[in-house]
Transfer RNA from an Acidobacteriota bacterium, 72 nucleotides, folded computationally. Rfam family: tRNA. Rfam's curators write: Transfer RNA (tRNA) molecules are approximately 80 nucleotides in length. The family's RNA type in Rfam is transfer RNA. Model confidence (mean pLDDT): 84 of 100.
RNA sequence: GCCUUCGUAGCUCAGUGGUAGAGCACCUGACUUGUAAUCAGGAGGUCACGGGUUCAAGUCCCGUCGAAGGCU
Repeated sequence: GCCUUCGUAGCUCAGUGGUAGAGCACCUGACUUGUAAUCAGGAGGUCACGGGUUCAAGUCCCGUCGAAGGCU
C1' cells in the first nucleotide's frame, strides 16, 4: 500500500428497510433479624463520525476515524 470482518446501553452481544432489544451490572420496592439469593418495577442509547438513496435507514451506498485478521 491492497483486501476482509467489525464499531448498537457501564460490560458481553442480538436486531437482513417499518416502535432500538436481551443477559449481566445499576436504582427502587417486596421477602429476610440482617446480607445474599429470589420476585416485581424502573432508569440508562447522537446505533463511531460525515454525507447519499428511500415515504421510511442500526440495516443499503460513498467517504473519514478506530479495532482485529490476511496479502505483498
The same sequence occurs in records of 2 taxa. RNAcentral holds the sequence, with entries from ENA and MGnify.